[in-house]
Context: one part of a larger RNA
RNA sequence: GGAUGAACGCUAGCUACAGGCCUAACACAUGCAAGUCGAGGGGCAGCAUGGAGCUUGCUUGCAAGCUCUGAUGGCGACCGGCGAAUGGGUGAGGCACGCGUGUCCAACCUGCCCCCCGCCCGGGGAUAGCCCUUGGAAAUGAGGAUUAAGACCCGAUAGGUGGCGUUUCCGCAUGGGAGCGCCAUGAAACGAGGCGAGGGAUGGGGACGCGUCGGAUUAGCUUGACGGCGGGGCAACGGCCCACCGUGGCGACGAUCCGCAGGGGUUCUGAGAGGAAGGUCCCCCACACUGGCACUGAGACACGGGCCAGACUCCUACGGGAGGCAGCAGUGAGGAAUAUUGGUCAAUGGCCGAGAGGCUGAACCAGCCAAGUAGCGUGCAGGAUGACGGCCCUACGGGUUGUAAACUGCUUUUGCGGGAGGAUAAAGUUGCCCACGUGUGGGCAUUUGCAGGUAUCCCGUGAAUAAGGACCGGCUAAUUCCGUGCCAGCAGCCGCGGUAAUACGGAAGGUCCGGGCGUUAUCC
Numbered sequence: 001g002g003a004u005g006a007a008c009g010c011u012a013g014c015u016a017c018a019g020g021c022c023u024a025a026c027a028c029a030u031g032c033a034a035g036u037c038g039a040g041g042g043g044c045a046g047c048a049u050g051g052a053g054c055u056u057g058c059u060u061g062c063a064a065g066c067u068c069u070g071a072u073g074g075c076g077a078c079c080g081g082c083g084a085a086u087g088g089g090u091g092a093g094g095c096a097c098g099c100g101u102g103u104c105c106a107a108c109c110u111g112c113c114c115c116c117c118g119c120c121c122g123g124g125g126a127u128a129g130c131c132c133u134u135g136g137a138a139a140u141g142a143g144g145a146u147u148a149a150g151a152c153c154c155g156a157u158a159g160g161u162g163g164c165g166u167u168u169c170c171g172c173a174u175g176g177g178a179g180c181g182c183c184a185u186g187a188a189a190c191g192a193g194g195c196g197a198g199g200g201a202u203g204g205g206g207a208c209g210c211g212u213c214g215g216a217u218u219a220g221c222u223u224g225a226c227g228g229c230g231g232g233g234c235a236a237c238g239g240c241c242c243a244c245c246g247u248g249g250c251g252a253c254g255a256u257c258c259g260c261a262g263g264g265g266u267u268c269u270g271a272g273a274g275g276a277a278g279g280u281c282c283c284c285c286a287c288a289c290u291g292g293c294a295c296u297g298a299g300a301c302a303c304g305g306g307c308c309a310g311a312c313u314c315c316u317a318c319g320g321g322a323g324g325c326a327g328c329a330g331u332g333a334g335g336a337a338u339a340u341u342g343g344u345c346a347a348u349g350g351c352c353g354a355g356a357g358g359c360u361g362a363a364c365c366a367g368c369c370a371a372g373u374a375g376c377g378u379g380c381a382g383g384a385u386g387a388c389g390g391c392c393c394u395a396c397g398g399g400u401u402g403u404a405a406a407c408u409g410c411u412u413u414u415g416c417g418g419g420a421g422g423a424u425a426a427a428g429u430u431g432c433c434c435a436c437g438u439g440u441g442g443g444c445a446u447u448u449g450c451a452g453g454u455a456u457c458c459c460g461u462g463a464a465u466a467a468g469g470a471c472c473g474g475c476u477a478a479u480u481c482c483g484u485g486c487c488a489g490c491a492g493c494c495g496c497g498g499u500a501a502u503a504c505g506g507a508a509g510g511u512c513c514g515g516g517c518g519u520u521a522u523c524c
Stems, first nucleotide, its partner, number of pairs: 001524004006520005013376005019369002021334001026332003030329003035082003040079002043075002047073003050069009089287003098212008108204002113200003117196003121155004131144005157186001162183009213259003220250003225247004230242003262284004266277004289310005312323004340366001342365003348362001349360004379410004389401003393398001415461006428447001430445007468513005473494003479508005489496002
């Protein structure tokens, strides 16, 4: 000098864009953050509509009230499907094939989506809900009766899978592919949908080469340890796990142990080589109160699922229960220190749905903060009797602050007042029509903006609303006076201060930067 997720001191007009718990992976009140589908189903608690009955009012067919009726729209709870494994958070752990890069899988999986081929036959038994009885303070159960489905089960059919036999082709090794004969395996239809086979795409799983912090005041480490045979398990390979057998395997090219740490793209600095860092954004990993475990599922060993154990907090009728903000806000605590218990699904995206649509603290916006970068402004021009005042020097004429002010003219960014103003939003939806050919394109109409009457533009007003901080001994740019008297104090280093201090405190003047300026901390 540059840099920062900064903090502190003094000061502070506006706008845009980015950023904002670095500490206690400390504890959490409250609200919200994952639902959706009635075009899978039984139903009908609530709402609306229709129908029937009764009552009342009366302008005799209308209104109101009550009861019944799932008949219709729809729909709480329930069965079922898909989603909930994405998105969002954090950096605790982990020096590891975790990450980065390259290669391999003839050792693997892949819901939804796309292409292609084929199929969708016949039966059955339950169960939630509802109803009844009943336990419990609650959380939540127990028993009985009845019922549906695209829920579940059985049978038939199979081109797929596994085993055996046989024929044949091929590869870098284990080996791989194709054809033909015997056991197990499927289905819900107008449409959408379902099942089987093959391929694709996407996403994932695994293996290896190389790279990846400090310490030798850590020198030896290892018994599933290293390998083999056989098995189990897995989507798959493998000492992943197990029985038996062998005695190996790693290490001064640093094993083991200890400490520290998420990794990368990148960021800062530097002419570069290099050094340092890993906050925001993107990719990967790991975690979800702590530890362990599996279930469901295409996918989890699952942040807002389950079980067990533990610590903690809460409720309790003392028998027993409930919970997990490292989601968004917010609270306490810690700390030098880090924001609103805001708005909207309008856009982008996600899930569900035929769609309309629903949900979405993802996202988009708004709020707070000079915490960063950039832009704009605090006026411009003229104006000497070089005014008053201040300060200093003086040969008392003067010098300096200083064109600075006053004063004159001009401008109006910004501010204030008034007015105009859907730009980012035409996509999409719905309806009609047309073209090509069955979902695309086009036309017309309709509808959709949170921010927001915001941005922006126009008019009026009036210099009006807006400048400070640090420094002035040398390094280092900028000096005098007064006060103090080794005191009070300053200080990054050298060093100043003991009676004329350019170094302390004040003032005047000056220098540097400027909506900032200094100090502290850290990196180069």
A computed fold for a 524-nucleotide part of an RNA from a Bacteroidaceae bacterium, annotated as small-subunit ribosomal RNA, 5' domain. The coordinates come from a structure-prediction model, not an experiment, and the mean pLDDT is 82. Its Rfam family is "Bacterial small subunit ribosomal RNA". Lineage of the source: Bacteria > Pseudomonadati > Bacteroidia > Bacteroidales > Bacteroidaceae.